[in-house]
Context: one part of a larger RNA
RNA sequence: UGACGGGGGUCCGCACAAGCGGUGGAGCAUGUGGUUUAAUUCGAUGAUACGCGAGGAACCUUACCUGGGCUAGAAUGCUGCCUGACGGAUCCUGAAAGGGAUUUUCUUAGCAAUAAGCAGGUAGUAAGGUGCUGCAUGGCCGUCGUCAGCUCGUGCCGGGAGGUGUUGGGUUAAGUCCCGCAACGAGCGCAACCCCUAUCUUCAGUUGCCAACAUGUAAAGGUGGGAACUCUGGAGAAACUGCCGUCGUAAGACGCGAGGAAGGAGGGGAUGAUGUCAGGUCAUCAUGGCCUUUAUGCCCAGGGCUACACACGUGCUACAAUGGGGGAGACAAAGGGCAGCUACCUGGUGACAGGAUGCGAAUCUCAAAAACUCCCUCUCAGUUCAGAUCGGAGUCUGCAACUCGACUCCGUGAAGCUGGAAUCGCUAGUAAUCGCGCAUCAGCCAUGGCGCGGUGAAUACGUUCCCGGACCUUGUACA
Numbered sequence: 001u002g003a004c005g006g007g008g009g010u011c012c013g014c015a016c017a018a019g020c021g022g023u024g025g026a027g028c029a030u031g032u033g034g035u036u037u038a039a040u041u042c043g044a045u046g047a048u049a050c051g052c053g054a055g056g057a058a059c060c061u062u063a064c065c066u067g068g069g070c071u072a073g074a075a076u077g078c079u080g081c082c083u084g085a086c087g088g089a090u091c092c093u094g095a096a097a098g099g100g101a102u103u104u105u106c107u108u109a110g111c112a113a114u115a116a117g118c119a120g121g122u123a124g125u126a127a128g129g130u131g132c133u134g135c136a137u138g139g140c141c142g143u144c145g146u147c148a149g150c151u152c153g154u155g156c157c158g159g160g161a162g163g164u165g166u167u168g169g170g171u172u173a174a175g176u177c178c179c180g181c182a183a184c185g186a187g188c189g190c191a192a193c194c195c196c197u198a199u200c201u202u203c204a205g206u207u208g209c210c211a212a213c214a215u216g217u218a219a220a221g222g223u224g225g226g227a228a229c230u231c232u233g234g235a236g237a238a239a240c241u242g243c244c245g246u247c248g249u250a251a252g253a254c255g256c257g258a259g260g261a262a263g264g265a266g267g268g269g270a271u272g273a274u275g276u277c278a279g280g281u282c283a284u285c286a287u288g289g290c291c292u293u294u295a296u297g298c299c300c301a302g303g304g305c306u307a308c309a310c311a312c313g314u315g316c317u318a319c320a321a322u323g324g325g326g327g328a329g330a331c332a333a334a335g336g337g338c339a340g341c342u343a344c345c346u347g348g349u350g351a352c353a354g355g356a357u358g359c360g361a362a363u364c365u366c367a368a369a370a371a372c373u374c375c376c377u378c379u380c381a382g383u384u385c386a387g388a389u390c391g392g393a394g395u396c397u398g399c400a401a402c403u404c405g406a407c408u409c410c411g412u413g414a415a416g417c418u419g420g421a422a423u424c425g426c427u428a429g430u431a432a433u434c435g436c437g438c439a440u441c442a443g444c445c446a447u448g449g450c451g452c453g454g455u456g457a458a459u460a461c462g463u464u465c466c467c468g469g470a471c472c473u474u475g476u477a478c479a
Base pairs, nucleotide, nucleotide: 001479002478003476004475005474007473008472009471010470011469012468013467015463016462019426020425021424022423023422026317027316028315029314030313031312032311033310034308035307042053043052064303065302066301067300068299069298070297076126077125078124079123080122081121082120083119084118087104088103089102090101091100092099093098106117107116108115109114128292129291131290132289133288137286138285139281140280141279142277144275149188150187151186152185153184154183155164156163157162168179169178170177194269195268196267197266199237200236201235202234203233204232205231209226210225213224214223215222240263243257244255245254246253247252319419323378324377325376326375327374328373329372335366336365337364340359341358344355345354346353347352385416390411391410392409393408394407395406396405432455433454434453435452436451437450438449
């Protein structure tokens, strides 16, 4: 100087407390461990691994296994030589890849020889490796932590390590600001500048809108028109403790004070200092070293990554009446669409099929929002709860659904009656609950991820305790 303490002081955080909903019990989905296997490819392992890399494993992907094949090789250069093509057609072998045979067939210049281009073969030279080392590395990322810290120049103090500044008194979300002070300044962080959102003004008015005026329909901004309103998207205004009061030297704090759409950082996002964990990644990529070169490279078929006594994590669906079933009716936002989204018609109980039409989309379409409201029914039961599992019949994608796809219909109808010890999330448009969309994608094991809106709570006395952190101080046989 740090680090640590079941030392002290001050302070903060869904850290506790106060509440609401879960997990832990059941079934299933998914990841992991273990076991099994020819292989069940590899990585990630307290917090900071475990619906993680993977934003799509039937083949492909694919790195693994078995078997068959190739050896300058699957790709791209360069040099020498040979051929004239490449491609197409036919045949044999084969699971395919591969191997073999026959046949047809180049361009330009030039009379030709030849030269150039292109393609194939061959010889050589650079290959290739998801092989090892993340403890040789770059880059990127997680974490402490959006915590308020981390430093420097000059000066001063100390023999020196170092200190001071950065401590103290207040204040703040903040090393934020004020006052004081052997310090005076400065940098990286904080904040602000950026984006979305809440209010208003203005400009613009189609594909969006429809108040007034016409016209029109069974109905409909459908039509003429309009530029008010909604909305769209460009520009601006607005919030600063600015005003008032109380407290205070100040910074600032408080006020069911005013005004205001919004009030003291209005709400949310992006943004992550010096460093820590030899944290993670050599399998995104790049890269040193090592290893391999008829194989640890490359091609192909099939299998595996989907196994299953079991253990754990993360989820979904339930155990019902604040509910299940049937009928009728209402209200979103944000997105996607041409090898696409498809209105409408017909067939089918349905998944879907056959026609047909609009739209590269504020125009057409996916599209039905659902919870909700009204009416009817069920009456507390393993049930008209719950839907696993299994049988049968089908639809669709795709060369191909056996291993191993999703969906539909009929039947079947398991466990489960609110879950031990323990444990997680959340402070407001939040939790809870309800549906919608997108990426990946032929299809899909999505209950995952990322977004969108609808309905919409309870509680916080307080900081003694648990956990983590910040500053000052104290002890130390630790560095």

Description: A computed fold for a 479-nucleotide part of an RNA from an uncultured bacterium, annotated as small-subunit ribosomal RNA, 3' major domain. It matches the Rfam family "Bacterial small subunit ribosomal RNA".